[in-house]
RNA sequence: CAGGUCGGCCAGGCGAUCGCAGCCCGUUCGCGGGUUGAGGAAAGUCCGCCCUCCACAGAGCACGGUGCUGGCUAACGGCCAGGCGGGGCAACCCGACGGCAAGUGCAACAGAGAACUGAUUGCCCCCCAGGGGGCGAGGGUGAAAAGGCGGUGUAAGAGACCACCGGCGCGGGCAGCGAUGUUCGCGGCCAGGCAAACCCCACCGGGAGCAAGGCCAAGCAGGCGCAGCGGGGCUGCUCGUCCCAUAGAAAGCGCCGGGUGUGCUGCUCGACCCCGUUAGGUAACUGGCGGGGCAGAUAGAUGAUCGCCCACGACAGAAGGCGGCUUACCGGCUGGCCUGGAUU
RNA sequence: GGGCCACUAGCUCAGGCGGUUAGAGCGCGGUCCUGAUAAGACCGAGGUCUGUGGUUCGAGUCCACAGUGGCCCACCA
Numbered sequence: 001c002a003g004g005u006c007g008g009c010c011a012g013g014c015g016a017u018c019g020c021a022g023c024c025c026g027u028u029c030g031c032g033g034g035u036u037g038a039g040g041a042a043a044g045u046c047c048g049c050c051c052u053c054c055a056c057a058g059a060g061c062a063c064g065g066u067g068c069u070g071g072c073u074a075a076c077g078g079c080c081a082g083g084c085g086g087g088g089c090a091a092c093c094c095g096a097c098g099g100c101a102a103g104u105g106c107a108a109c110a111g112a113g114a115a116c117u118g119a120u121u122g123c124c125c126c127c128c129a130g131g132g133g134g135c136g137a138g139g140g141u142g143a144a145a146a147g148g149c150g151g152u153g154u155a156a157g158a159g160a161c162c163a164c165c166g167g168c169g170c171g172g173g174c175a176g177c178g179a180u181g182u183u184c185g186c187g188g189c190c191a192g193g194c195a196a197a198c199c200c201c202a203c204c205g206g207g208a209g210c211a212a213g214g215c216c217a218a219g220c221a222g223g224c225g226c227a228g229c230g231g232g233g234c235u236g237c238u239c240g241u242c243c244c245a246u247a248g249a250a251a252g253c254g255c256c257g258g259g260u261g262u263g264c265u266g267c268u269c270g271a272c273c274c275c276g277u278u279a280g281g282u283a284a285c286u287g288g289c290g291g292g293g294c295a296g297a298u299a300g301a302u303g304a305u306c307g308c309c310c311a312c313g314a315c316a317g318a319a320g321g322c323g324g325c326u327u328a329c330c331g332g333c334u335g336g337c338c339u340g341g342a343u344u
Numbered sequence: 345g346g347g348c349c350a351c352u353a354g355c356u357c358a359g360g361c362g363g364u365u366a367g368a369g370c371g372c373g374g375u376c377c378u379g380a381u382a383a384g385a386c387c388g389a390g391g392u393c394u395g396u397g398g399u400u401c402g403a404g405u406c407c408a409c410a411g412u413g414g415c416c417c418a419c420c421a
Stems, first nucleotide, its partner, number of pairs: 001340010012309007020037007039315001043326002046324005051209004058239004063205005068082005083097001084095004098200002103198002105194002121138001122135006147165002150162003166190002168187008213265003222256005230244004258420003272293009310313001345417007354370004363401001372388005394410005
């Protein structure tokens, strides 16, 4: 210098004028002044949690989710580290990565034969017209067809037998918390795949959601249904438990109808974010100290115009909060590492 | 804001626990029938199964993500 790879950051800037929303102060109640005012994804709602109600949140089954190991965390399907497998010369990247020796099931077409099975072509032997017998190496089909190579052996052959290599299983040693790695011995055991097929195993999950829920006010018009081995709450079932009732209705639940169109709260300072430093840890992360920052509407604010500059400005906008993942995105800045070339 | 569902031909829908080349009705085009039309008969065209990626030998079907469309949920008695 060129190419690659992995992160981090920014998201036009400055000034003037006008306007909008929250809070504070002042007020002659008209308003004036000060201050603050979207994002890295505020998004999709794909996960996890806080919070609220349903019972103080219970048991079993069903159902759903996760799925190598260890750790981090409030928790997770997230993150970190490691193992194994795959890709790349490398930096590095990707992996739904438990179990088909528990059971059941699936495999179209082609092919002779597709799951305890087969002999089409072919090879070999015998009588030799044709038939009988042996074989599974070579060819062919397919996504998938008895491990590979060399030898012994044979009529021809074959894991039939032998050496080596590869895989599998069983038993043991060593290293590691573990996944796993490595090594020794034994067994010719060598016909496999699919669990994002049912299923099995391990672990996790009670249900609903801020339109949850609480308080106040105004207004209308109520009616019907559900019970006595009962009705309802607490999911689908069972158990358990709580509430209600005692012969007619209440509470509760369901259906139809009616009224109001919205006042307050939940609502934002919290597992919060950023910077510096320090301690532990490989790291994710956690603790201490110092400093700084943080919108809160309810028809819903965060904008418009002008001027100057540049590289001419993307995707997009809070609605209870937080941690992740995923998706969208004009461009720019910056750091580590790898490969190749050149120069010193 | 929150929850749920659907997407297959121009339209409305089938497609059992994955199997060769995805069907039906209406519509569209052509021919026949008729003096002409409608009806009827016969034939035909028309599909990125919403998109992308994955699992599998093989995906409309199974899984993940994305896109589009639709439905429901206020309070007081």